This is a predicted structure of an 81-nucleotide RNA (transfer RNA) from a Candidatus Magasanikiibacteriota bacterium. Rfam family: tRNA. Its family is annotated with triplet codon-amino acid adaptor activity in the Gene Ontology. The coordinates come from a structure-prediction model, not an experiment, and the mean pLDDT is 82. It was read from a public genome assembly.

[in-house]
RNA sequence: GCCGCGAUGGUGGAAUGGUAUACACAGGGGACUUAAAAUCCCCCGCUGAAAGGCAUAUGGGUUCAAGUCCCAUUCGCGGCA
Numbered sequence: 001g002c003c004g005c006g007a008u009g010g011u012g013g014a015a016u017g018g019u020a021u022a023c024a025c026a027g028g029g030g031a032c033u034u035a036a037a038a039u040c041c042c043c044c045g046c047u048g049a050a051a052g053g054c055a056u057a058u059g060g061g062u063u064c065a066a067g068u069c070c071c072a073u074u075c076g077c078g079g080c081a
Base pairs, nucleotide, nucleotide: 001080002079003078004077005076006075007074010025011024012023018064027043028042029041030040031039045054046053047052057073058072059071060070061069
């Protein structure tokens, strides 16, 4: 230098172009217990008083609609030279 694969909440990780973050872990609250452990229930992206707005590495594009398709870039892994 060229080619391929990947980047999604605090972590792992799912998602056929149609509710972004299923499910699990971690965390918070509660029940149970003399107390705890275990178990069970609820909450859990960011901002905002709320309504709402924003968010899938970054920036563009296509589309009524993009994590998903296209282009460029950054970073990581692998291959070739």